[in-house]
RNA sequence: GCCGAGAUAGCUCAGUUGGUAGAGCGACGCACUCGUAACGCGUAGGUCACGGGUUCGAUCCCCGUUUUCGGCUCAA
Repeated sequence: GCCGAGAUAGCUCAGUUGGUAGAGCGACGCACUCGUAACGCGUAGGUCACGGGUUCGAUCCCCGUUUUCGGCUCAA
């Protein structure tokens, strides 16, 4: 330099032929218990990496940028 894959909650990851974004773990609260843990129930937590475009509507489609991982080349 070229190619491919990824970037979504504090962490690990789903998700949708474009129509209000989810799980597990963690946090907090309640219940249970003599008490703690576990189990059960609930709550909060998101600019879906960034910028632009298309669209009535974009996490999803298109372009660019940043960044992570993997592969190829090191020729002129």
The RNA shown here (transfer RNA) has 76 nucleotides and comes from a Candidatus Parcubacteria bacterium. The coordinates come from a structure-prediction model, not an experiment, and the mean pLDDT is 80. Rfam family: tRNA. By type it is a transfer RNA. Its family is annotated with triplet codon-amino acid adaptor activity in the Gene Ontology. The RNAcentral record of the sequence draws on ENA.